[in-house]
Predicted 3D model of RNase P RNA and transfer RNA as a complex of 488 nucleotides.
Its mean pLDDT, the model's own confidence on a scale to 100, is 75.

RNA sequence: CCAGAGGAUCGGGCGGCUGCCCGCCUUCGCUGAAGCUACGGCGGGCAAGCUCGAAAGGGUUUACCCGCCGAAGCCUUGGCGUAGGCGGGAGGAAAGUCCGGGCUCCGCGCAGCGACGGUGCCGGGUAACGCCCGGCGGGGGCGACCCCAGGGAAAGUGCCACAGAAAGCAGGUCGCAAAGGCUUCGGCCCUGCGACGUUGAAAGGGUGGGGUAAGAGCCCACCGCGGCCCCGGCAACGGCGGCCGGCAGGGCAAACCCCACCGGGAGCAAGACCGAAUAGGGACGGGGGCCUGCUGCGGCCGAUGCCGUCCGGGUUGGUUGCUUGAGGGGUGGAGCGAUCCGUCUCCCAGAGGAAUGGUCGCCCAGCCCUUUACGGGGUGGACAGAACCCGGCUUAUAGAUCCUCUGGCAUU
RNA sequence: GGCCCCAUCGUCUAGCGGUCCAGGACGUCGCCCUUUCACGGCGAAAACACGGGUUCGAGUCCCGUUGGGGUCACCA
Numbered sequence: 001c002c003a004g005a006g007g008a009u010c011g012g013g014c015g016g017c018u019g020c021c022c023g024c025c026u027u028c029g030c031u032g033a034a035g036c037u038a039c040g041g042c043g044g045g046c047a048a049g050c051u052c053g054a055a056a057g058g059g060u061u062u063a064c065c066c067g068c069c070g071a072a073g074c075c076u077u078g079g080c081g082u083a084g085g086c087g088g089g090a091g092g093a094a095a096g097u098c099c100g101g102g103c104u105c106c107g108c109g110c111a112g113c114g115a116c117g118g119u120g121c122c123g124g125g126u127a128a129c130g131c132c133c134g135g136c137g138g139g140g141g142c143g144a145c146c147c148c149a150g151g152g153a154a155a156g157u158g159c160c161a162c163a164g165a166a167a168g169c170a171g172g173u174c175g176c177a178a179a180g181g182c183u184u185c186g187g188c189c190c191u192g193c194g195a196c197g198u199u200g201a202a203a204g205g206g207u208g209g210g211g212u213a214a215g216a217g218c219c220c221a222c223c224g225c226g227g228c229c230c231c232g233g234c235a236a237c238g239g240c241g242g243c244c245g246g247c248a249g250g251g252c253a254a255a256c257c258c259c260a261c262c263g264g265g266a267g268c269a270a271g272a273c274c275g276a277a278u279a280g281g282g283a284c285g286g287g288g289g290c291c292u293g294c295u296g297c298g299g300c301c302g303a304u305g306c307c308g309u310c311c312g313g314g315u316u317g318g319u320u321g322c323u324u325g326a327g328g329g330g331u332g333g334a335g336c337g338a339u340c341c342g343u344c345u346c347c348c349a350g351a352g353g354a355a356u357g358g359u360c361g362c363c364c365a366g367c368c369c370u371u372u373a374c375g376g377g378g379u380g381g382a383c384a385g386a387a388c389c390c391g392g393c394u395u396a397u398a399g400a401u402c403c404u405c406u407g408g409c410a411u412u
Numbered sequence: 413g414g415c416c417c418c419a420u421c422g423u424c425u426a427g428c429g430g431u432c433c434a435g436g437a438c439g440u441c442g443c444c445c446u447u448u449c450a451c452g453g454c455g456a457a458a459a460c461a462c463g464g465g466u467u468c469g470a471g472u473c474c475c476g477u478u479g480g481g482g483u484c485a486c487c488a
Stems, first nucleotide, its partner, number of pairs: 001408010012363007020089007028081006035074002039070007047062006091383001095394002098392005103267004109297005116263005121135005136150001137148004151258002156256002158252003175193003180189003205223006224247001225245005230239003271320004281311006288301004327346008366379005413487002415482005422438004430468001440456005461477005
């Protein structure tokens, strides 16, 4: 320099003008609530004055006090609107809704079995997972590295088209062959064999040698395979370790199935509260039934407007759930790693028919035209938009940056 | 927002993992019939949404995408 492999990060920046959503503060306006009070009304008490009366006592006025009610005003506080200020405002996938959880409601007497669905080498991580990490085995690549739904085919059932003699209890087509029998001398019968040939995705170990009439694990060596033991490893598994066995038992379980493990259902339009509205209406079932389909143990309730299920009508407004969380960043330690333990610091959208926008200028990348080149002109940001919240997976993504590694070429 | 379903010629559909080079109907096109059209007859073209995997073999089985549909006759 060329060609690759693995991983991480970012995914336009700055400024002006003008909008949108949320929170806090301030001004003004409207409005609700609580408290206090001038004042007013009613009732009561006490004192004084005036007055009636012979007296007891009565009437009336004023001031004060107490209780209740109303109340302009003041103060506190809440809501809405207006104007202004400050702070915050999409993503690595917010997506697909494919897995796993939190949360909420419904269901559930307990245990076992069954049914249905899912997962499937081993060990670890995690709240959990079908996710992640580290190994093992198999396959691919010269290599860095990548891919694998990777338990059981010796429980049973099923399938294996076409071709081929034969497709699953092996059978016998083309063939090979000594002895024996027959013969028209070509061969045929009987018997032995399963090597060679054919078809196919697949034909009951492979290669070589011996052996034989011809052959065959019939025998031998090596490789493969099965069983037991030993060694290493927590385990999957590995061993050019030992012994035994001549070799059985084709493939498919992303076909049914068997084994092991896991799983109650629904989803924030869940659910709760307030307000408004309205009529509570209809149908079905039950009175020996229910609690889980079955079994065992055990339990519950019952009689005329009681219980259960379903349908229909009305209302479709507000508050809450609602964002502090398995959270982000820095740092120390343990571990190969996923991850875990500790410590410091930060608060970072909560809308809800749905805000996070528009426009202008400059700059950095990119693309196009032009130029020998410098340069000039034009265009202009990829995929994509939170809707209860997290952990993953998958998919889309213009471009930019960094780290580690492999192969090749050249030079020193 | 959640939940659920579907995908085969232009349209509607059939298709037990294998003789599928995927069948049928309507439609389209060509020829014949007719004076012409229609009807009728003969023939032709035309499809498994996409990408992987399992398998000897995939339209069919599995996984992932894409597209479409249901939404007061699914959910407040």